Predicted 3D model of a 543-nucleotide part of an RNA (small-subunit ribosomal RNA, 5' domain) from a metagenome. Its Rfam family is "Bacterial small subunit ribosomal RNA". Rfam links the family to the GO terms structural constituent of ribosome and ribosome.
[in-house]
Context: one part of a larger RNA
RNA sequence: GAAUGAACGCUGGCGGCGUGCCUAACACAUGCAAGUCGAGCGGUAAGGCCCCUUCGGGGGUACACGAGCGGCGAACGGGUGAGUAACGCGUGGGUAACCUACCUGGAAGUGGGGGAUAGCUCCGGGAAACCGGAGGUAAUACCGCAUAAGUCUCAGUCGACGCGAGUUGACUGGGGGAAAGACGGGGAUCCUUCGGGACCUGUCGCUUCUGGAUGGGCCCGCGUCCGAUUAGCUUGUUGGUGGGGUAAUGGCCUACCAAGGCUCCGAUCGGUAGCCGGCCUGAGAGGGUGAUCGGCCACAUUGGGACUGAGACACGGCCCAGACUCCUACGGGAGGCAGCAGUGGGGAAUUUUGGGCAAUGGGCGCAAGCCUGACCCAGCGACGCCGCGUGGGGGAUGAAGGCCUUCGGGUUGUAAACCCCUGUCAGGUGGGAAGAAAGGUCUAUCGGUUAAUACCCGGAAGACUGUGACGGUACCACCAGAGGAAGCCCCGGCUAACUCCGUGCCAGCAGCCGCGGUAAUACGGAGGGGGCGAGCGUUAUUC
Repeated sequence: GAAUGAACGCUGGCGGCGUGCCUAACACAUGCAAGUCGAGCGGUAAGGCCCCUUCGGGGGUACACGAGCGGCGAACGGGUGAGUAACGCGUGGGUAACCUACCUGGAAGUGGGGGAUAGCUCCGGGAAACCGGAGGUAAUACCGCAUAAGUCUCAGUCGACGCGAGUUGACUGGGGGAAAGACGGGGAUCCUUCGGGACCUGUCGCUUCUGGAUGGGCCCGCGUCCGAUUAGCUUGUUGGUGGGGUAAUGGCCUACCAAGGCUCCGAUCGGUAGCCGGCCUGAGAGGGUGAUCGGCCACAUUGGGACUGAGACACGGCCCAGACUCCUACGGGAGGCAGCAGUGGGGAAUUUUGGGCAAUGGGCGCAAGCCUGACCCAGCGACGCCGCGUGGGGGAUGAAGGCCUUCGGGUUGUAAACCCCUGUCAGGUGGGAAGAAAGGUCUAUCGGUUAAUACCCGGAAGACUGUGACGGUACCACCAGAGGAAGCCCCGGCUAACUCCGUGCCAGCAGCCGCGGUAAUACGGAGGGGGCGAGCGUUAUUC
């Protein structure tokens, strides 16, 4: 000099954009943060609508929907940095050792049956959490059977590729294994309980196989802090064989066999630490660092475990154990903010228990839509960067006052007063956005599908309707009026800026050198001056 997630002191007008627990991965009151689908199912607790009513209520409808069964999601998004010196991360490769729900290209199918169980009713236990028994019911829930293009597996034959382990293709034969319906339109013909159904058709689904895309698992080369006042370490240890396990290789696990494996090119042990893109500094090389944003990893009160699932060993799931907190009828139960706010505590120190799903994105849904403390906004803090203002011009008898003085004067100083202007910001009045694309309804049209001018899907057009938290904000116009808006540090040398008074090695200053013991430009005050300016200094840290 530059820099900071800063703090402290003095001071403080406005705006924009950022940013804000670096400490106790300490403990947490309260609210919210993951739901959705009635176009999977049986249904109807509440509301709406219709009917009846003795005014208590009852029935219907399915506009809608509590609870329940079922599906998808909850493994994303959000937080934190404890642990980890490791294939954790970075970079480059490998997988002939692997998986991938939803999405997407292609191929084939979707036949026919069965038995249960929640909800519900009844009974019972319990303070509660909740639990048990009996009865009865549905499904895209569950379970057999059929079929098998391809698939898995076994046996055989032939070929291609690869250095090789092996991979891959064709053919033959044996064996194993699938599925679910829902909604809309038509309904000539047939059936009908007159509601509808068979049947045709469209959309969304379901099953099997094969490509893709995306996301991941595993393996390898190289790189990745300090200590030798840590020199030896290791028994599933190192390798093999058989077996188990996994999506998959492997001592991952197990039985047996062998006796190996690592190390001064630093093993082992100890300390410290999430890693990177980046960020700061520097001419660079390098040094320091890893907040915000992005990628990867790890963790979710502590430790352990598995279940479900395409995916977890799962922050707002389950089980066990520990500590802690709470409820209890003492028998037994409940909980986990390192999600967003917020509280206590710790600390030099770090914000609102705000608004909205309008936008972007995510989950579910055919859709309308619902949910979303992700996100978008607002609030607080000069914490940072940037911009603006606190007025402009004129004005000398150089007023008064202050300070200094050699008493002549000098200086503050065009500074003020005074005159003439301007109108940023703040204030008031009025107008007032962009961010909105979508979505819905209708008209009419083209194409696809189809028996069909229904329905449905896709495209172009038009009309109408219609969605904004921010916010009556930004912005614009007008009104008024210099009116409301300047401080902080320094002045001995380094280093830019000097005099007077007070003090008298005292009180004090100080980054270094050093000042102060009676003339102190170095202490304290004043006048004057220098620097920066809504900031200025100090402290801490890095280069």

The full RNA is in RNAcentral, with records from SILVA.